Transfer RNA from an archaeon, 71 nucleotides, folded computationally. The prediction has a mean pLDDT of 84. The RNAcentral record of the sequence draws on ENA and MGnify.

RNA sequence: GCCGCUAUAGCUUAAUGGCAGAGUUGUUGCUUCGUAAGCAAUAGAUGAGGGUUCGAUUCCCUCUAGCGGCU
Numbered sequence: 001g002c003c004g005c006u007a008u009a010g011c012u013u014a015a016u017g018g019c020a021g022a023g024u025u026g027u028u029g030c031u032u033c034g035u036a037a038g039c040a041a042u043a044g045a046u047g048a049g050g051g052u053u054c055g056a057u058u059c060c061c062u063c064u065a066g067c068g069g070c071u
Base pairs, nucleotide, nucleotide: 001070002069003068004067005066006065007064010024011023012022013021018054026042027041028040029039030038047063048062049061050060051059
């Protein structure tokens, strides 16, 4: 320099263009003499910028970061 893959919540990850879900973690409450466990509730995310579309996590372009391959 060229090619390819990946990017969603603190972490691990679903979502075939139509309300972004789950597990775990966090917070609050219940329970307990207390802790742990258990139960209930609650908070939290689509890497950045454009485009297509009635509608984009999804399709297209550019950029950023990471990983791999070729030279």